[in-house]
RNA sequence: GGAAUCGGACAGGUGGCCGCGGGCUCCGCUUCGGAGCGCGAGGAAAGUCCGAGCACCAAAGGGCAGGAUGCUGGGGAAAUCCCAGGGGGAGCAAUCCCACGGAAAGUGCCACAGAGAAGAGACCGCCUAAGGAAGCCUCGGCUUCCCGGCAAGGGUGAAACGGUGGGGUAAGAGCCCACCGCCUCUCCGGUGACGGAGAGGGCACGGUAAACCCCAUCUGGUGCAAGACCGAAUAGGGGGGGAGAGGCGGCCCGCCUCGUUGGACUCCCGGGUAGGUCGCUGGAGCGGAGGGGGAACCCUUCGCCUAGAGAAAUGGUCGCCGCCCCGAGAUUCGUGAGAAGCUCGGGGGACAGAACUCGGCUUAUGACCGGUUCCCACU
Numbered sequence: 001g002g003a004a005u006c007g008g009a010c011a012g013g014u015g016g017c018c019g020c021g022g023g024c025u026c027c028g029c030u031u032c033g034g035a036g037c038g039c040g041a042g043g044a045a046a047g048u049c050c051g052a053g054c055a056c057c058a059a060a061g062g063g064c065a066g067g068a069u070g071c072u073g074g075g076g077a078a079a080u081c082c083c084a085g086g087g088g089g090a091g092c093a094a095u096c097c098c099a100c101g102g103a104a105a106g107u108g109c110c111a112c113a114g115a116g117a118a119g120a121g122a123c124c125g126c127c128u129a130a131g132g133a134a135g136c137c138u139c140g141g142c143u144u145c146c147c148g149g150c151a152a153g154g155g156u157g158a159a160a161c162g163g164u165g166g167g168g169u170a171a172g173a174g175c176c177c178a179c180c181g182c183c184u185c186u187c188c189g190g191u192g193a194c195g196g197a198g199a200g201g202g203c204a205c206g207g208u209a210a211a212c213c214c215c216a217u218c219u220g221g222u223g224c225a226a227g228a229c230c231g232a233a234u235a236g237g238g239g240g241g242g243a244g245a246g247g248c249g250g251c252c253c254g255c256c257u258c259g260u261u262g263g264a265c266u267c268c269c270g271g272g273u274a275g276g277u278c279g280c281u282g283g284a285g286c287g288g289a290g291g292g293g294g295a296a297c298c299c300u301u302c303g304c305c306u307a308g309a310g311a312a313a314u315g316g317u318c319g320c321c322g323c324c325c326c327g328a329g330a331u332u333c334g335u336g337a338g339a340a341g342c343u344c345g346g347g348g349g350a351c352a353g354a355a356c357u358c359g360g361c362u363u364a365u366g367a368c369c370g371g372u373u374c375c376c377a378c379u
Base pairs, nucleotide, nucleotide: 001375002374003373004372005371006370007369008368010366012321013320014319015318016317017316018315020040021039023037024036025035026034027033028032042351046362047361049360050359051358052357053356054223055222056221057220066219067218068217069216070215071085072084073083074082075081086100087098088097089096090095101214102213106212107211108208109207110206123154124153125150126149127148131146132145133144134143135142136141137140162180163179164178165177166176167175181203182201183200184199185198186197187196188195189194227278228277229276230275237269238268239267240266241265248262249261250260251259285304286303287302288301289300290299291298292297323348324347325346326345327344328343329342331340332339333338
């Protein structure tokens, strides 16, 4: 100097002018308007993917079904969370990734290619030791064929029924042996996942469980438009009064009489709607210091208060300063390539938008700082 990887902190500052939304105070005659003061987004407010608080509904207990999770230890209210470790994988490395229980309980599947895809198989190939036939000859051998043997080599495939080497054999084969792998047992280390060593066994047990399934643990549902309280106007419901006479309707399925009842009006009660108030932001909160711990995290102490409105405000512009990039200039350092700060001119400044709150994860995004690894060059 280049490439990579991990972590930290920030999300421009300030002033003028013009605006926006709440709060408090004051003024104008109330809905409304005006003045003053003070407040007004984020690291992700996002996706709504997990987990909780809180609220309502449901619910004896227990089981089945369904769903989620799945190495070990620790942290945490909990979690598809965090820290540390084990195992596996990628990378030269720093570092990163893993849905990481069970395939010797059962079932299913393994495309294409290939002879054969699970107690399998012979396409090319290798072999004629044994059995049979034919031929040749130097008469105990050779050649060809049949019946056969083999799975070493080639070939197919993501995967071919342990691997490498040697012995052995007609050719071969755990058929035998050594090493590696695998299985069983024992011992040692570790809290544990697991690791190491030794002995025995020729080797059985292909892969797939984000396929069904089995095992273990956990598990009601819906979300602040949850819900609680107040509550009009109008219409409708229930109850009381409704005097006297008459009329009308119902009881009364033809008419009459009698009885009873209803309305109009008035009083009271209760439900719902519009609307209002609460829920609502001070909380598993943020920051500093000290202590414990390897870390996540925990404890003690001090300080701080920081939107909460309704389909929804938090913005624009100009100046100065700061940051980054490009170009030019002179200065300093250096043999040089170049480096450093300064001056001038031009340009840039992302992703995004609270809606009950909190802990996580994931995704989007600008510029800065630091650690580590690898490569190149020089000393």